[in-house]
RNA sequence: GACGGACAAAGGCAAACCGGCUGCGAAGCCGGGACGCAAAGCCACGGGCCCCUAGUGGGCAGCCGAGCUGCCGAA
Numbered sequence: 001g002a003c004g005g006a007c008a009a010a011g012g013c014a015a016a017c018c019g020g021c022u023g024c025g026a027a028g029c030c031g032g033g034a035c036g037c038a039a040a041g042c043c044a045c046g047g048g049c050c051c052c053u054a055g056u057g058g059g060c061a062g063c064c065g066a067g068c069u070g071c072c073g074a075a
Base pairs, nucleotide, nucleotide: 005072012037013036017032018031019030020029021028022027035062041068042067045065046064047063048060049059050058051057052055
């Protein structure tokens, strides 16, 4: 240093649900809230799912994979 990821430590994210706003909608943003997460950081490239005004359309990265980046650190 790599792999691995601990009943370790520091810090991080935040499902359902509730309130507000935006959108036809899937859904998004903000606040509350924690089921979970070692990439639950970024990215729609492949697969998948979803929406609509149905096409040179859109959403989901907390469904899986590819790519890029990154904290801690033991057996």
Predicted 3D model of a 75-nucleotide RNA (c-di-GMP-I riboswitch aptamer) from a Planctomycetota bacterium. Model confidence (mean pLDDT): 88 of 100. The organism belongs to Planctomycetota, within Bacteria.